[in-house]
Context: one part of a larger RNA
RNA sequence: UGACGGGGCCCCGCACAAACGGUGGAACAUGUGGUUUAAUUCGAUACAAAGCGAAGAACCUUACCAGGGCUUGACAUGCCACGAAUCCUCUUGAAAGAGAGGGGUGCCUUUAGGAAUGCGAACACAUGUGGUGUAUGGUUGUCGUCAGCUUGUGCCGUAAAGUGUUGGGUUAAGUCCUACAACGAGCGCAACCCUAGUGUUUAGUUUCCUCGUUGAGUUUGGAACCCUGAAUAGACUGCCGGGGAUAAGCCGAAGGAAGGUCAGGAUGACGUCAAGUCAUCAUUCCCCUUAUGCCCUGGGGGAAACAAAUGCUACAAUGGCUGGGACAAAGGGUCGCGUUCCCGCGAGGGUGAGCUAACCCCAAAAACGUAUCCUCAGUUCGAAUUGAAGGCUGCAACUUGCAUGUAUGAAGCCGAAAUCGCUAGUAAUCGCUGAUCAUCCAUACAAUGGUGAAUUUGUUCCCGGGCCUUGUACA
Numbered sequence: 001u002g003a004c005g006g007g008g009c010c011c012c013g014c015a016c017a018a019a020c021g022g023u024g025g026a027a028c029a030u031g032u033g034g035u036u037u038a039a040u041u042c043g044a045u046a047c048a049a050a051g052c053g054a055a056g057a058a059c060c061u062u063a064c065c066a067g068g069g070c071u072u073g074a075c076a077u078g079c080c081a082c083g084a085a086u087c088c089u090c091u092u093g094a095a096a097g098a099g100a101g102g103g104g105u106g107c108c109u110u111u112a113g114g115a116a117u118g119c120g121a122a123c124a125c126a127u128g129u130g131g132u133g134u135a136u137g138g139u140u141g142u143c144g145u146c147a148g149c150u151u152g153u154g155c156c157g158u159a160a161a162g163u164g165u166u167g168g169g170u171u172a173a174g175u176c177c178u179a180c181a182a183c184g185a186g187c188g189c190a191a192c193c194c195u196a197g198u199g200u201u202u203a204g205u206u207u208c209c210u211c212g213u214u215g216a217g218u219u220u221g222g223a224a225c226c227c228u229g230a231a232u233a234g235a236c237u238g239c240c241g242g243g244g245a246u247a248a249g250c251c252g253a254a255g256g257a258a259g260g261u262c263a264g265g266a267u268g269a270c271g272u273c274a275a276g277u278c279a280u281c282a283u284u285c286c287c288c289u290u291a292u293g294c295c296c297u298g299g300g301g302g303a304a305a306c307a308a309a310u311g312c313u314a315c316a317a318u319g320g321c322u323g324g325g326a327c328a329a330a331g332g333g334u335c336g337c338g339u340u341c342c343c344g345c346g347a348g349g350g351u352g353a354g355c356u357a358a359c360c361c362c363a364a365a366a367a368c369g370u371a372u373c374c375u376c377a378g379u380u381c382g383a384a385u386u387g388a389a390g391g392c393u394g395c396a397a398c399u400u401g402c403a404u405g406u407a408u409g410a411a412g413c414c415g416a417a418a419u420c421g422c423u424a425g426u427a428a429u430c431g432c433u434g435a436u437c438a439u440c441c442a443u444a445c446a447a448u449g450g451u452g453a454a455u456u457u458g459u460u461c462c463c464g465g466g467c468c469u470u471g472u473a474c475a
Base pairs, nucleotide, nucleotide: 001475002474003472004471005470007469008468010466011465012464013463015459016458020421021420022419023418026313028311029310030309032307033306035303042053043052064299065298066297067296068295069294070293073125077124078123080120082118083117087102088101089100090099091098092097107114108113128287130286131285136282137281138277139276140275141273143271148187149186150185151184152183153182154163155162166179167178168177169176193265194264195263198233199232200231201230202229203228204227207223208222209221236259240252241251242250302441315415319374320373322371323370325368331362332361333360336355337354341350342349343348381412386407387406389404391402392401428451429450430449431448433446434445
């Protein structure tokens, strides 16, 4: 100087407390461990692995296994020889591939040849999701959006170091004020950026509005409002009062759409964990080279006694079924979204209007309100499981897809110890959309709006963190 202390002082955080809702018990979904297996590819393992890499495992993907094949190779460059290439047919085979036959000559050109492409041979080589994340780059997590981490010159000390960065106040903040052998500066904080909330100006089509009109915003007129886009204003403790050191700041009031960081996002200092990743990519070294490379078919990754993890659905009457009624936002669409009408109980099928989209479509929002039934039951709760039937995608749904109607109707009556989230448009609850994608195992993930609470007396305690100080046989 650090680190540590079941040392001290001060302070903060959904850290505790208060409140609400869960997990842990049940069924199912998903990932993981162990087990099993020809293979169950690999990685991730306290917080910071386990609905994680994977924003889509039937083939492909695919790296694993079995079998069938190839050896200058699926791919690149160089050298030589032959044939332009594409194409068609047959045999064999699970396919990859192997064998045979047919047709056929283009472009440039100095007529030598060349470009492009195919086949063959020998080599240089090519290849590797093989090893090492403890050789590395890049990138990511974490402490932590915590308020810290440093440096120049000066001063002090023999030196390691110290000072500054400490003290008194204050702040979300090393934020600011003030004092001071310190005076400055840098990386962080804050601000600048994006979104939402208010106004003004401007622009009105596909948006919006008036009056009539039409099969139809179809046509006419308009831009006040809503909305959409652009520009701009607005919030700064600015103003008033109190107390404070005539400071920084704090408390209260006014005005205001918004008040003290207005709310949310992006943004992550020096460093820590030899943290993760050689399987995104790149890369040192090592290893393989008729194989640890490459092609194909089938299988596996989907096994099923168990364990723990994350979720979904429930156990009901604040509910369930049924009929008719209403109100969003944000997205996506030409290899596409698909109106309408017809057929089907339905999944869906036929038809194919409109739309490269503020125009047309997906599209029905659902909780909600209204009316009937159910009347406390393992039930008109709950939906697992299973039977036969029909549908869709796709060469192909056996291993192993999804959705449909019908029948079947397990467990489960609110969950021990323990444990998680959350402070406001939040929790809780309700649907809608998207990426990936032929289809989809999505109850996941990412967004979006609807309805919309309770509690916070406080810092004794648990956990994590920050400043100062103290002790130390630790470095």

The part of an RNA shown here (small-subunit ribosomal RNA, 3' major domain) has 475 nucleotides and comes from Solanum chiquidenum. The RNAcentral record of the full RNA draws on SILVA. NCBI's taxonomy places the organism under Eukaryota, Magnoliopsida, Mesangiospermae, eudicotyledons, Solanum. Rfam family: Bacterial small subunit ribosomal RNA. Gene Ontology terms of the family: ribosome and structural constituent of ribosome.